[in-house]
RNA sequence: AGAGUUUGAUCCUGGCUCAGGACGAACGCUGGCGGCGUGCUUAACACAUGCAAGUCAAGGAGAAAGAAGUCUUCGGAUUUUGAGUAAACUGGCGAACGGGUGAGUAACACGUAGGUAACCUACCCAUAGGAUUGGGAUAACACUGCCAACGCGGUGCUAAUACCGAAUGAUGCAAUGUAUUCGCAUGGAUAUAUUGUUAAAGGUGGCUUCGGCUACCACUUAUGGAUGGACCUGCGUCCCAUUAGCUUGUUGGUGAGGUAACGGCUCACCAAGGCUACGAUGGGUAGCCGGCCUUAGAGGGUGAUCGGCCACACUGGGACUGAGAUACGGCCCAGACUCCUACGGGAGGCAGCAGUGAGGAAUAUUGCGCAAUGACCGAAAGGUUGACGCAGCAACGCCGCGUGAGGGAUGAAGUUCUUAGGAAUGUAAACCUCUGUUAGGAGGAAAGAAAGGGUGGGCAUUGAAUAAGUGUCUGCUUUGACGGUACCUCCAAAGAAAGCCCCGGCUAACUCCGUGCCAGCAGCCGCGGUAACACGGGGGGGGCUAGCGUUGUCCGGAAUUAUUGGGCGUAAAGGGCGCGUAGGCGGGAUGAUCAGUCUUUGGUGAAAACUUGCGGCUUAACCGUAAGCUUGCCUUAGAUACUGUCAUUCUUGAGUUCGGAAGAGGGAAAUGGAAUUCCUGGUGUAGCGGUGAAAUGCGUAGAUAUCAGGAAGAACACCAGUGGCGAAGGCGAUUUCCUGGUCCGAUACUGACGCUGAGACGCGAAAGUGCGGGGAGCAAACAGGAUUAGAUACCCUGGUAGUCCGCACUGUAAACGAUGGGUACUAGGUGCUGGUUCUUUUAGGAUCGGCGCCGAAGCUAACGCAUUAAGUACCCCGCCUGGGGAGUACGAUCGCAAGAUUGAAACUCAAAGGAAUUGACGGGGGCCCGCACAAGCGGUGGAGCAUGUGGUUUAAUUCGAUGCAACGCGAAGAACCUUACCUGGGCUUGAACUGCAGUCGACAACCCCUGAAAGGGGGUCCUCCUUCGGGACGGCUGUAGAGGUGCUGCAUGGCUGUCGUCAGCUCGUGCCGUGAGGUGUUGGGUUAAGUCCCGCAACGAGCGCAACCCUUGCCCUUAGUUGCCAGCAUUUAGUUGGGAACUCUAAGGGGACUGCCCCGGAUAACGGGGAGGAAGGUGAGGAUGACGUCAAGUCAUCAUGGCCCUUACGUCCAGGGCUACACACGUGCUACAAUGGCCGGUACAACGGGCAGCAAUAUCGCGAGAUGGAGCAAAUCCCUUAAAACCGGUCUCAGUUCAGAUUGUAGUCUGCAACUCGACUACAUGAAGUCGGAAUCGCUAGUAAUCGCGGAUCAGCGUGCCGCGGUGAAUACGUUCCC
Repeated sequence: AGAGUUUGAUCCUGGCUCAGGACGAACGCUGGCGGCGUGCUUAACACAUGCAAGUCAAGGAGAAAGAAGUCUUCGGAUUUUGAGUAAACUGGCGAACGGGUGAGUAACACGUAGGUAACCUACCCAUAGGAUUGGGAUAACACUGCCAACGCGGUGCUAAUACCGAAUGAUGCAAUGUAUUCGCAUGGAUAUAUUGUUAAAGGUGGCUUCGGCUACCACUUAUGGAUGGACCUGCGUCCCAUUAGCUUGUUGGUGAGGUAACGGCUCACCAAGGCUACGAUGGGUAGCCGGCCUUAGAGGGUGAUCGGCCACACUGGGACUGAGAUACGGCCCAGACUCCUACGGGAGGCAGCAGUGAGGAAUAUUGCGCAAUGACCGAAAGGUUGACGCAGCAACGCCGCGUGAGGGAUGAAGUUCUUAGGAAUGUAAACCUCUGUUAGGAGGAAAGAAAGGGUGGGCAUUGAAUAAGUGUCUGCUUUGACGGUACCUCCAAAGAAAGCCCCGGCUAACUCCGUGCCAGCAGCCGCGGUAACACGGGGGGGGCUAGCGUUGUCCGGAAUUAUUGGGCGUAAAGGGCGCGUAGGCGGGAUGAUCAGUCUUUGGUGAAAACUUGCGGCUUAACCGUAAGCUUGCCUUAGAUACUGUCAUUCUUGAGUUCGGAAGAGGGAAAUGGAAUUCCUGGUGUAGCGGUGAAAUGCGUAGAUAUCAGGAAGAACACCAGUGGCGAAGGCGAUUUCCUGGUCCGAUACUGACGCUGAGACGCGAAAGUGCGGGGAGCAAACAGGAUUAGAUACCCUGGUAGUCCGCACUGUAAACGAUGGGUACUAGGUGCUGGUUCUUUUAGGAUCGGCGCCGAAGCUAACGCAUUAAGUACCCCGCCUGGGGAGUACGAUCGCAAGAUUGAAACUCAAAGGAAUUGACGGGGGCCCGCACAAGCGGUGGAGCAUGUGGUUUAAUUCGAUGCAACGCGAAGAACCUUACCUGGGCUUGAACUGCAGUCGACAACCCCUGAAAGGGGGUCCUCCUUCGGGACGGCUGUAGAGGUGCUGCAUGGCUGUCGUCAGCUCGUGCCGUGAGGUGUUGGGUUAAGUCCCGCAACGAGCGCAACCCUUGCCCUUAGUUGCCAGCAUUUAGUUGGGAACUCUAAGGGGACUGCCCCGGAUAACGGGGAGGAAGGUGAGGAUGACGUCAAGUCAUCAUGGCCCUUACGUCCAGGGCUACACACGUGCUACAAUGGCCGGUACAACGGGCAGCAAUAUCGCGAGAUGGAGCAAAUCCCUUAAAACCGGUCUCAGUUCAGAUUGUAGUCUGCAACUCGACUACAUGAAGUCGGAAUCGCUAGUAAUCGCGGAUCAGCGUGCCGCGGUGAAUACGUUCCC
């Protein structure tokens, strides 16, 4: 000192949370020792028991036990002593201290500083005196009465330092005077005169001539001191205004009473005051302080222990005694409670120390001692003392110490992890060598003790005194609860002594297993849904340590209440606006004063605490000592700049005067035209009106339209403008009257008269309210019609309050510039508006006021603001402190009501929010493209069939694909196999693979039996090489391990689809921005294209585009076999000779580049047209798919992590299934016919394939095909007759000579095998279907459409798929609309 958390990311605002310290603590786990402290925070709840206040040379009376003696009838009696003792009583002093508690108290209670000229003070000290003389009682006691008890009474006796007279007496007290002197007022002090009045007690010791004297103590008067107290005053001292008014002894006076004393303290009378927004009164809470905790400080919190003060003593009240109390362990009364009782009546007060119950999360022993310190009594000895000193209990806190130290690698074992090699725990342990704190045992052993007393001695003093007493010095002697404790020494032995929390980030510390949004964790964010570093356990690690965590509370961090030290345009926050009271603040000059301010002096600010130095306990905590601190208050003496106050003065702030100016400023009255509606009349006829389209509505009883006249109410077009005026709300026809403010120019005057402004007062849009008018239009509510799934809406037709006027209320708005008012200062540019002024006057300049825009510095989180500040400063007011709850509830005030103003809490969340960034989205905008639409051609959707899917069914109908981008898809081909599914039968190191060990020599093949097969059983047969160790090959057994189309495509690789062949996607450096990011890549053009050109804080580059590649179109060269044949021969036939021209084949070249011309364009890129050319602006087609998106698809192509199965989820076999079938959908084929069907004839391809193959000629069959096998590993042979087409014939519009499904029969082919379940042929059969609803698909040229051919897979099987050629169109105005 900060950190986490709002977002995809960013900056800010803002709350929540954490890390620190502290505690009279409690709880959980754990626990060795010692020192010093601390220990009912709750029930001021109730208390059993014991103790906590007594003591004494005053007084009278006066025991007992015991001891000793005498007598004795041995029962006892008596004397002395105990002892003038104990106990009780009278009396004195004390008991008002000490100890406890914090209920009450918001107060002179406390703190601090003062005052008393308004007071008291026992004991103590000092000074000056006194102490004479009498008297009467009474307790105890004795006798006796009552009573349960407490207790009460009667009679009688007696004493005092008890009580009462008389005397004496002052400097006391009271009254009346005089003088001196002092003070802040009342007044005080001193001296002096007169009068009156007030006192006492003895005791003990010594001596004695018994008269007394003397010492000490006690007594009395007076004065002073000291100590303690009382009262008064300034200042300070919690929360609530949702407590705003309170007060009648109240405020003051006079008089009296009362008190120690002042005082309404009390009373009588008189006056009517007193307090309060600087918070009275009321309510709530609370003992106050020194201090303690925290903090950098300022502050905040707190008031345990220790110390000061106050208050209280079961609750409330009261006085008595006394120096002192309105009295904790006194009294009286009342009350509650407890106890005793003979029921009549009594007793009691732990908030003293222990202790008990109760309450509570929680707080100790019914201990020892007066040895020390202190208190009371006493002359003293001494007594008393739960004050105090000690001990006990408690890790409650602080401090100290220990639980061992050194060596020790095979880096042991165990455990954990592992990539299986190893790594970690870890020098840790074991083991070796040592040490001995603490605890244990034994022994020794303090200080705390000095006073005082006693007893000797000396000196001083009182005294007549060598009695006696007092003081002082000194020798000896006496006293310890703690405690045989601290401390010291010795002994033995590593022996007896470590835990708690945490390990996702914040925050130091990581892995395995289990679990599977379960169990659980969590301070905040958040973890857990099958690979959890966050749950639980293990291992390992981190932190602290006799403790460690948790909970609670306080401060801190939090500048998150901001004095130090915050804010209010948009984050929470400027009052709607003005006027103005209190208050706050305030221009220039001079003088005075010294209140504030500054300096100085003195006092006080208790001690303890705190800080520092030094010192004492072995150290520390702790303790002692000295200094500082105590930030404050009072006081003394100065200073006089500033502020204040007083006085004088000034003119610049402010105001007044005069002259001009602009204006929807306000109020009242009058007037005007246009429009609307209504009324009357005319013309006129069927509609009008309204909407996206309609309908409700109006209209033949005459509307709408149109003309004329009339009525009514409301509003004022154009002018009109980021123009004007006003404080704001707001103000708009014209004229008149009344009236406010502002601006400009100028003179004189006043002389700070100013600014702001809590309360108060006034104004205040619209809607709304009351009363009375008015009511044309408009129009909440309401009605109807539409729209719609609905439509309490939007649209339409109507329509009432209201809108208008007067009076009165309401008092709120996004009342906004979301920006309070005032003053001063801080670059400019430009426009509008109102004045004045100058000049060179259609214009320009200067200056004052207002309204806008753009911009510098500066500010701001950014956006933005920027002389009209959100800049720089000062003054005053208002307001804010996380979101929700809530501007709600309650209360109060206002209001007729509606409601307004003021304005919480419980509870709940970890966010809510501002500005900006990037992407995405919009039935937002702009630009552009695409068979996207449009223009066309042909289809699908209807039928039958094929095929795929869904669904259903099933033992199984294996699995996957599911909008585009699944559905003739994986599958380029399920009868068995495939095959993953089902049923049944088998196998278990296995069907296939590898290593090791052992064993055999074969295995294979063949034969027989059984079986559906797999399999099982039996038989025949008997390997090679060799260095003789063995090896190769194969079988069997065992063991490692195989195997899995089992799960997870949301753990993955790879591959693929899609946007999309769309033109995009990025980087480096620079620049801009606090930052996310931006720029570049945007802009102007252009292109198929981020294609190119130009411009530009960008300059370059990469992946894409294009080109390079393949096919095709033209030409050339080269090469001519198996291909070709123009010319020459030859032939049925390029058949043969020959040819190398052509076609073709297949290698290499050329060709096209906007190159040329014109026009347009910016002189560019490029576009339009043209020429030439086989081809023209990318010639056509293909391959080629950027960064990325869809957790897209695939674990069943393959690979692969994890999980799962292991005589089965593996593997072998047979049969079945994947081919099911009320149904729905996709993709296709064939058709519905005449542009056609059928029959006959004739013609023209290309791509391809072929040896387990293609197969010719030939023969047979109606045919599928069969027989047979020339040729061909193929430009040679074969598949191979291409079909549409063309020519001729027939059919004549019909379910047909269309269409061919379905079915029957008979066959062919493939194949172990066509039943489930193949294809084809022939004959027969001859279904639906007559061009297809809503909807929907493809295609822009050699394309669509149409026609056939080939191939892959394949034993066989396709209408599918992939290719090939033949014939060969139509249309595109165009980009409004759909995608």